[in-house]
Context: one part of a larger RNA
RNA sequence: UGCUGGCCGCCUGAGGGGAAGGCCCGCCUAGUACGAAAGGAACGGCGGGUCGCGGCCACUGGUGGACGGGUCCUCCGACGAGGGGGUGCCCGGUAGCUACGCCGUAAGGGGUAAGCCCUGAAAGCAUCUAAGGGCGAACCCCACCCCAAAAAGAGGCGGCCUUUAAGGGCAGGGGUAGAAGACCCCGUUGAUGGGAUGGCGGUGUAAGCUCCGAGGGAUUCCGAGGAGUUCAGCCGACCAUUCCCAAUAG
Numbered sequence: 001u002g003c004u005g006g007c008c009g010c011c012u013g014a015g016g017g018g019a020a021g022g023c024c025c026g027c028c029u030a031g032u033a034c035g036a037a038a039g040g041a042a043c044g045g046c047g048g049g050u051c052g053c054g055g056c057c058a059c060u061g062g063u064g065g066a067c068g069g070g071u072c073c074u075c076c077g078a079c080g081a082g083g084g085g086g087u088g089c090c091c092g093g094u095a096g097c098u099a100c101g102c103c104g105u106a107a108g109g110g111g112u113a114a115g116c117c118c119u120g121a122a123a124g125c126a127u128c129u130a131a132g133g134g135c136g137a138a139c140c141c142c143a144c145c146c147c148a149a150a151a152a153g154a155g156g157c158g159g160c161c162u163u164u165a166a167g168g169g170c171a172g173g174g175g176u177a178g179a180a181g182a183c184c185c186c187g188u189u190g191a192u193g194g195g196a197u198g199g200c201g202g203u204g205u206a207a208g209c210u211c212c213g214a215g216g217g218a219u220u221c222c223g224a225g226g227a228g229u230u231c232a233g234c235c236g237a238c239c240a241u242u243c244c245c246a247a248u249a250g
Base pairs, nucleotide, nucleotide: 005161006160007159008158009157010156011155015147016146017145018144021051022050023049024048025047026046027045028044034039052105053104054103055102056101060099061098062097063096067092068091069090070089071088072086073085074084075083076082108142109141110140111139115135116134117133118132170250172186173185174184175183192246193245194244195242196241197240198239199238200236201235202234203233208229209228210227211226212225215222216221
């Protein structure tokens, strides 16, 4: 752009894509069939493993230049607290992303190939075939997952608006969406982001004050460290609440 009014929501599924499955082991069948014995199946069923493929993050782990703690050098600071620089190094670690973790990859139906049959003439018999019928593969179709109404036969259902809007774009607040575009949500009739508060969670018990303190110095000073205050302090990408700020007016 088209689909012949516009917009929104929910569908259908013509038609496409997929290899989504491969292999192995154990048990039952069964010490059965078979075989003199030695030995020793299968159809079918159950359970598991591994590789591949798809998905997920409750668990287990990894990462985690969010964060918390310890510690080193140096500088600022008051000799303190605290801070700057070094991903410094070390110990942990939420969300997210992940595999080493978890889930699925099941069961089946239909049609056939080679092939095997039934009935059965031509050809009084015979014959799977000529008419007809039944089976039969990791194959084909369906089933399963994904895309899909641009399927020009351009679909269906529902809602709103209809002669000036409805609606869309830009700009604005954003997102588990994302290279840019795009996509999705929100915009005061509002919880969209930030802040605040609470929950949950990480770290691991802050500073200040009080007490103790190996000792040192000597008349009241210094002091690493320890205990209490303190399940503290600090912090969070998570879950909520709240119009305080910004999505106003365009």